The RNA shown here (transfer RNA) has 72 nucleotides and comes from a Patescibacteria group bacterium. Taxonomically the source falls in Bacteria candidate phyla (Bacteria). RNAcentral holds the sequence, with entries from ENA.

RNA sequence: GACCCCAUCGUCUAAUGGUUAGGACACUAGGUUUUCAUCCUAGCAAUCGGAGUUCGACUCUCCGUGGGGUCG
Numbered sequence: 001g002a003c004c005c006c007a008u009c010g011u012c013u014a015a016u017g018g019u020u021a022g023g024a025c026a027c028u029a030g031g032u033u034u035u036c037a038u039c040c041u042a043g044c045a046a047u048c049g050g051a052g053u054u055c056g057a058c059u060c061u062c063c064g065u066g067g068g069g070u071c072g
Stems, first nucleotide, its partner, number of pairs: 001071007010025004018055001027043005048064005
């Protein structure tokens, strides 16, 4: 330098172009317990940035950023 793949709550991970963006763990609050742990209930919290296509974009297209891989 060329090509390919990836980027979503604190972490991991789902999501046929039409979802209130879901789940697990973590965290917070309450319940249970003499206390802690366990268990139960509830809550908190996310789409890498910009532009485009579309009635509608996490999803499709382009550019960029970051990470990984193959070739040179």